The RNA shown here (glmS glucosamine-6-phosphate activated ribozyme aptamer) has 173 nucleotides and comes from Evansella tamaricis. It matches the Rfam family "glmS glucosamine-6-phosphate activated ribozyme aptamer". Rfam classes the family as a riboswitch. About the family: This entry contains a glucosamine-6-phosphate activated ribozyme that is found in the mRNA for GlmS. GlmS is an enzyme that uses fructose-6-phosphate and glutamine to generate glucosamine-6-phosphate. The ribozyme catalyses self cleavage of the glmS mRNA that is thought to regulate GlmS activity.
[in-house]
RNA sequence: AUUUUUAAAGAAGCGCCUGGACUAAUCUAAGGGAACGGAAUCUUGAUUAGUUGACGAGGAGGAGGUUUAUCGAAGCAUUCGGCGGAUGCCUCCCGGUUGAUUCAUCACAACCGAAAACAAUUAUCUAAAACGAAAAGGUGACUUUUCGAACAAAAGUAAUUGUAUUGAUGAAG
Numbered sequence: 001a002u003u004u005u006u007a008a009a010g011a012a013g014c015g016c017c018u019g020g021a022c023u024a025a026u027c028u029a030a031g032g033g034a035a036c037g038g039a040a041u042c043u044u045g046a047u048u049a050g051u052u053g054a055c056g057a058g059g060a061g062g063a064g065g066u067u068u069a070u071c072g073a074a075g076c077a078u079u080c081g082g083c084g085g086a087u088g089c090c091u092c093c094c095g096g097u098u099g100a101u102u103c104a105u106c107a108c109a110a111c112c113g114a115a116a117a118c119a120a121u122u123a124u125c126u127a128a129a130a131c132g133a134a135a136a137g138g139u140g141a142c143u144u145u146u147c148g149a150a151c152a153a154a155a156g157u158a159a160u161u162g163u164a165u166u167g168a169u170g171a172a173g
Stems, first nucleotide, its partner, number of pairs: 014084004019080001020052008031042001055072003061093006094113006101172007117163008131148007
């Protein structure tokens, strides 16, 4: 690196780590001292192994394509950087809503994927980490868990107001 078998776990701020940063071990140039030698220590570099590398809210009809794919919190070696993926976006398809009496068919327009024209206002919408305290593991960098009191924005939902709102055929009233 490839193939086969078995078992467990398993996702979207999600997964991974060859950069950087940090930790440990080993080795080590030069310098620091009244002089010489040695040791310790500080510092520089190399090798090996490890640690870190996104805090929640929100988001799925199907197929194809595409990559800097919504919102804020924290923080300022950092959530930095890289690779892959992803409910975003575009096109098409399937099914549907509205178009001002009701139903059916066709065309057109704007929309929706349990909802369905646009705009504004008001209300609603359980944040989590960070922080503080504590426990466990590790030489260490760090990791896991518990308790405490908080603090968002967007989208969505509800109500109100305003603006916009076809045509043909047939049937019923």
The coordinates come from a structure-prediction model, not an experiment, and the mean pLDDT is 76. The sequence was found by an Rfam model in a public genome assembly.